Two RNAs folded together computationally: RNase P RNA and transfer RNA, 447 nucleotides in total. It holds a member of the Rfam family "Bacterial RNase P class A". The family's RNA type in Rfam is ribozyme. Model confidence (mean pLDDT): 76 of 100.

RNA sequence: AGCACGCGAGUGAGGAUCGCCGGUGGAAGGGCCUAGCCUGAGCCGCCGGAGGAAAGUCCGAGCUCCACAGGGCAGGGUGCCGGGUAACGCCCGGGCGCCGAGAGGCGACGGAAAGUGCAGCAGAGAGCAGACCGCCGAUGGCCGUGCUUGCACGGCACAGGUAAGGGUGAAAGGGUGCGGUAAGAGCGCACCGGGUCCCUGGUAACAGGGAUCGCAUGGCAAACCCCACCCGGAGCAAGGCCAUGUAGAGGACGAGGGGCUGCCCGCCCCGCCUGAGUCCUGGGUAGGCCGCACGAGGCCGUUCGGCAACGACGGUCCCAGAUGAAUGAUCCUCCCCCGAAAGGGGACAGAACUCGGCUUAUUCCGCGUGCUCACC
RNA sequence: GGGGCCAUGGUGAAGAGGGAUCACGUCGGCUUUGCAAGCCGAAAUCCCGGGUUCGACUCCCGGUGGCUCCA
Numbered sequence: 001a002g003c004a005c006g007c008g009a010g011u012g013a014g015g016a017u018c019g020c021c022g023g024u025g026g027a028a029g030g031g032c033c034u035a036g037c038c039u040g041a042g043c044c045g046c047c048g049g050a051g052g053a054a055a056g057u058c059c060g061a062g063c064u065c066c067a068c069a070g071g072g073c074a075g076g077g078u079g080c081c082g083g084g085u086a087a088c089g090c091c092c093g094g095g096c097g098c099c100g101a102g103a104g105g106c107g108a109c110g111g112a113a114a115g116u117g118c119a120g121c122a123g124a125g126a127g128c129a130g131a132c133c134g135c136c137g138a139u140g141g142c143c144g145u146g147c148u149u150g151c152a153c154g155g156c157a158c159a160g161g162u163a164a165g166g167g168u169g170a171a172a173g174g175g176u177g178c179g180g181u182a183a184g185a186g187c188g189c190a191c192c193g194g195g196u197c198c199c200u201g202g203u204a205a206c207a208g209g210g211a212u213c214g215c216a217u218g219g220c221a222a223a224c225c226c227c228a229c230c231c232g233g234a235g236c237a238a239g240g241c242c243a244u245g246u247a248g249a250g251g252a253c254g255a256g257g258g259g260c261u262g263c264c265c266g267c268c269c270c271g272c273c274u275g276a277g278u279c280c281u282g283g284g285u286a287g288g289c290c291g292c293a294c295g296a297g298g299c300c301g302u303u304c305g306g307c308a309a310c311g312a313c314g315g316u317c318c319c320a321g322a323u324g325a326a327u328g329a330u331c332c333u334c335c336c337c338c339g340a341a342a343g344g345g346g347a348c349a350g351a352a353c354u355c356g357g358c359u360u361a362u363u364c365c366g367c368g369u370g371c372u373c374a375c376c
Numbered sequence: 377g378g379g380g381c382c383a384u385g386g387u388g389a390a391g392a393g394g395g396a397u398c399a400c401g402u403c404g405g406c407u408u409u410g411c412a413a414g415c416c417g418a419a420a421u422c423c424c425g426g427g428u429u430c431g432a433c434u435c436c437c438g439g440u441g442g443c444u445c446c447a
Stems, first nucleotide, its partner, number of pairs: 001372008009363001012334007020049007029039004051348001055359002058357005063235004070265004075231005080094005095109001096107004110226002115224002117220002132166002134162003139159002141156007174192006193215001194213008239290004249281005256270005297317005303312003335346004377446007386400004394430001402418005423439005
């Protein structure tokens, strides 16, 4: 100097004035069953008052209501191994693969010999494949020459052989080399790769070694599917309590309607002219309280266990609870950036029942550890 | 606050792994004395980014925008 990883802070710091929301103490006042208790919207004092993502609502839970009578079929999710956790698709550690010179980073990473399917165009051939250009033509055939008359040599590219090389394609039925051959080919051999079996190490994923098989089944499962494991539904507008108000209105249709998980079986409830339910018309309410702030809570530790995630133990603290929805506004001094100055600017963004994660948005940076290069 | 759905020329839709298609409209040309009709042609970031695959409008993940339901 350039990188990699981890951690931290986040409308810069200080002050003044005026407000807003909640809690708490006091107190004027008020009430009552009156030596006390309750209330206390206005007043006074004190305390607290947005985030690392409060966001997206993508996962996992707490909590609440519904269902709990089960069975089957569907449906959804996760997917190397081990651990952590209340749980998870999260986190930690390890394995394997890929990228990088390295520190390090990334990975939807079970199964393609269970089955079904897909592969346009190009190309000879695309899935128990195939021969366009090539190469060869040993063997058989045809022609010619020679003679020892059924053999040798030469030619043709006719039958045919081949998959080296070229060509097509994302992909052409292991790769490199040597031998071999008419030319070739796992046809033979060596090494590498792969399948099967065994041994060793490891909890396991897997790794190493040995034997054996010339290789017999190439890709896609973010195609259907198979295997293993998990999943009842809805959500604080859940749900509960109090108070208030109007109507139990009129008309039409009407024998079925509803719940239990999406469907089926099955079960339960309401109703069948004394009318369930559906639709239309008309009328009314839309206030308050709880849920709701002590929780898988925050912070600290030279402690203990663990490589770590995390757990155990000890200490300490109480830290927003609104609902036409508070957390703000103005001024002064200093700091940083832009600008000659005047002046302008100091990100992303704001709780809404609450936690654990992930993802996305974003600023000036600061700290620590490590890698590579250059110079001294 | 919570749940669900959608995004393809200007507009409305189809396509659901291998050529982006149809109707109306717009523009240009032909035809006509001129207009209409008719015929020919043109115009697309398939909302955006990334991934799987030989190949993505389509499958998967993340984001953006819109619509709708619940008291």